Annotation
Bacterial RNase P class A from a bacterium, 345 nucleotides, folded computationally. Of the family's consensus pairs, 88% are formed in the model. Rfam family: Bacterial RNase P class A. Rfam classes the family as a ribozyme. Its mean pLDDT, the model's own confidence on a scale to 100, is 77.
[in-house]
């Protein structure tokens, strides 16, 4: 210098004037006023109401190990597998020698398979013949029941042997663990798919701020259930009244609370590889209800165009109970660490 990888951050600044919403008061001033995603509403929680003795079944979600958290399908670190020269990236990543299933097309044969071309032997009527053996070679496929070499054989084959790969069992060593390394033995090979059913393990009650509570206004009652109190009548049955819950019908759709101080932001220190945690200091930072953040001008920044002084543009997008994540959109720009290649010293 070129090409990349990962992580983090900014995403217009200042001033003037006119406006909008909340709050405060000295009543015309002061103060606060969208985001990194406020978005999609995909996960998890706080909070509220309803239901609920305990346990199980069904159903759903998740699924290597360790950690972190209020919690999670998120995050951090590690293992394993795959990809990349590499920095790194990707993985729903438990179980397929429990069971049931599935595998298009091609191919002879697709699951304890199979003989199309071939190879070998025997026989005869000597042929594109018949019968038998084989699975080493060819061919098909995503996948064809280990690989290489030697022995063996009519030809062959884990049929036998050596080494290698893989599987199972055992020992030793390392690691909290997933797992890794190494040695011995075994039979010689047991295929794939669980984002197919299933098995195993962990977790899970439902609805959601239009939750829920109160006030005001308005209307028309009816039915069902359940305790308690009470009346008819002393008790019981039963009937009525009051109360609570639910359903249908009718009415309203105004206001207040919930409602914004919170698993809160920032800074520093400490523990930890990290996610994160702890301690101290400091700050108060939207709460609208058809829904407030805007407009104009000036100076500057960035981008584009040209007649070099002007003109035009300046992303994605906007709260609606709150918080932690994920995903998606985004003009332009900045920082850090690392990798590969080239050149020079």
């Nucleotide at each position: 210098c070129g090409a990349g990888u990962u992580c983090g951050c900014c995403g217009g600044a200042c001033g003037a004037c006119c406006g909008c919403g909340g709050c405060a008061c000295c009543c015309g001033u002061g103060u606060c006023g969208a985001g990194g995603a406020a978005a999609g509403u995909c996960c998890g929680g706080a909070c509220u109401c309803c239901a609920c003795a305990g346990g199980g079944c069904a159903g759903g979600a998740c699924g290597c190990u360790g950690g972190a958290u209020a919690a999670c399908c998120c995050c951090c670190a590690g293992g394993c597998g795959g990809c990349g020269c590499g920095a790194g990236c990707c993985g729903a990543u438990g179980g397929a020698a429990a069971g049931u299933g599935c595998a298009a097309c091609a191919g002879a044969g697709a699951g304890c398979a199979g003989a199309c071309c071939g190879c070998c032997g025997a026989c005869c009527c000597c042929g594109a013949g018949u019968c038998g053996g084989c699975a080493a070679g060819g061919g098909u496929g995503a996948a064809a029941c280990g690989g290489u070499g030697g022995g063996g054989u009519a030809a062959g084959a884990g049929c036998c042997c050596a080494c290698c790969a893989g599987c199972g069992g055992g020992g030793c060593g390392g690691g909290u663990g997933a797992c890794c390394g190494u040695c011995c033995c075994g039979g010689c090979u047991a295929g794939g798919c669980a984002a197919a059913c299933c098995c195993c393990g962990u977790c899970c009650g439902g609805a959601g701020c239009a939750a829920g509570a109160c006030c005001a206004a308005g209307c028309a009652g009816g039915g069902a259930g359940c305790g308690a109190u009470u009346g008819g009548c002393c008790c019981g049955a039963u009937c009525g009244a009051u109360g609570c819950u639910c359903c249908c019908a009718g009415g309203u759709g105004g206001g207040u609370c919930g409602c914004u101080a919170g698993a809160g932001g920032c800074c520093u220190g400490c523990g930890g590889c990290a996610a994160c945690g702890c301690a101290g200091g400091u700050c108060c930072c939207a709460g609208a209800u058809a829904g407030a953040u805007g407009g104009u001008c000036g100076u500057c920044g960035c981008c584009g165009c040209c007649u070099c002084g002007g003109c035009g543009g300046u992303a994605c997008a906007g709260g609606a109970u709150c918080c932690g994540g994920c995903u998606u959109a985004c003009a332009g720009g900045c920082g850090a660490a690392c990798u590969c290649g080239g050149a020079a010293c």